[in-house]
A computed fold for a 376-nucleotide RNA from an Actinomycetes bacterium, annotated as Bacterial RNase P class A. Its mean pLDDT, the model's own confidence on a scale to 100, is 77. NCBI's taxonomy places the organism under Bacteria, Bacillati, Actinomycetota, Actinomycetes.
RNA sequence: CGAGUUGACCGGGCGGCCGCGGUCGAAGGGAAACCUGAGAUCGAGGAAAGUCCGGGCUCCACAGGGCAAGGUGGUGGGUAACACCCACCCGGGGUGACCCGCGGGACAGUGCCACAGAAAGCAAACCGCCGUCUGGUUCGCCAGGCGGUAAGGGUGAAACGGUGGUGUAAGAGACCACCAGCGCUGCAGGUGACUGCAGCGGCUUGGUAAACCCCACCAGGAGCAAGGUCAAGAGGCGUCGGUUCGCCGGCGCUGCGCAGGCGUUCGAGGGCGGCCCGCCCGAGCCUGCGGGUAGGCCGCUAGAGGUCGACGGCGACGUCGACCCGAGAGGGAUGGCCGCCGAUCACAGAACCCGGCUUACAGGCCGGCUCGUCCA
Numbered sequence: 001c002g003a004g005u006u007g008a009c010c011g012g013g014c015g016g017c018c019g020c021g022g023u024c025g026a027a028g029g030g031a032a033a034c035c036u037g038a039g040a041u042c043g044a045g046g047a048a049a050g051u052c053c054g055g056g057c058u059c060c061a062c063a064g065g066g067c068a069a070g071g072u073g074g075u076g077g078g079u080a081a082c083a084c085c086c087a088c089c090c091g092g093g094g095u096g097a098c099c100c101g102c103g104g105g106a107c108a109g110u111g112c113c114a115c116a117g118a119a120a121g122c123a124a125a126c127c128g129c130c131g132u133c134u135g136g137u138u139c140g141c142c143a144g145g146c147g148g149u150a151a152g153g154g155u156g157a158a159a160c161g162g163u164g165g166u167g168u169a170a171g172a173g174a175c176c177a178c179c180a181g182c183g184c185u186g187c188a189g190g191u192g193a194c195u196g197c198a199g200c201g202g203c204u205u206g207g208u209a210a211a212c213c214c215c216a217c218c219a220g221g222a223g224c225a226a227g228g229u230c231a232a233g234a235g236g237c238g239u240c241g242g243u244u245c246g247c248c249g250g251c252g253c254u255g256c257g258c259a260g261g262c263g264u265u266c267g268a269g270g271g272c273g274g275c276c277c278g279c280c281c282g283a284g285c286c287u288g289c290g291g292g293u294a295g296g297c298c299g300c301u302a303g304a305g306g307u308c309g310a311c312g313g314c315g316a317c318g319u320c321g322a323c324c325c326g327a328g329a330g331g332g333a334u335g336g337c338c339g340c341c342g343a344u345c346a347c348a349g350a351a352c353c354c355g356g357c358u359u360a361c362a363g364g365c366c367g368g369c370u371c372g373u374c375c376a
Stems, first nucleotide, its partner, number of pairs: 001372007009364002012341007020043005027036003045347001049358002052356005057223004064277004070218004074088005089103001090101004104214002109212002111208003126153002128149009161179006180204001182201008227298004235254008256290007269281004305324008342345001
């Protein structure tokens, strides 16, 4: 210098004016509650997204048994937890840096394997090769029937180990040598997945488990419209006061009225995640019609939080110390204009919070490593 690989970061900047949402709040009004409100300050993201996993938080549940059903899947760690992350193992790709793997089990069983092909699973005879019989013959052989054969051709993603030899009519692990692979045993290394070496065995076993299934492990349900709290309410009851005796008003308690159906131990209905059994609570439940309230506050943002440093660890990460706090709506804010500069600015916008994964993204910037070539 060229080619490649990998990790991290930024996501227009500065200034002015106006507007919108949150917080604090001068001052003014008001008896108070409270109202108006100068000004100050804060105001989206690396993915806020998809809502695919995992957890926090909240409410409900927390006798038991059976059936059905969900998730995870090499090993060891990290973590609040995970389907995430780190390190390693195994398999595959690359000269290499490095990348990819939904990576338990296919001699427990069942199913499936498109197209092509004769045959796709307790294999199979299309061509070919060989034997035999019959017929023909130009005596080279040809045609047909029966049988043998998986060495060769052809099909396919895949055809029942590979090479060489013995053997045979032709062939075949039928037999032999070496190699590959499988299983078992022993020794050695490693926490482990696993690896290395030696011996033995039958000669060899297709793929698919994001097909059923088997094995091991994990898992209560619902979700911030969770949930809590204050107020109001039609009607009813009680009480006090007034009254023109029809009612009206105040206060307190409760939380509406009417109709129909099913129930109160011969038990409605509800709970135990689904179903069945069983257990528990148990006097209300369901449907229709009419009427009332349909508001405020909390939950809500300071948290498994961020930055820096030290220490431990290969690393993910952990411990300690210092510093920082930057949205919190609910009719739902974050926008517009101008000036200068880079340049015409991508993907896209919170709604209880957090850790991940996945997907989208104009452009810019920094570092590590590998290969090739050249120069010193």
RNAcentral holds the sequence, with entries from ENA. Its Rfam family is "Bacterial RNase P class A". About the family: Ribonuclease P (RNase P) is a ubiquitous endoribonuclease, found in archaea, bacteria and eukarya as well as chloroplasts and mitochondria. It is annotated as a ribozyme.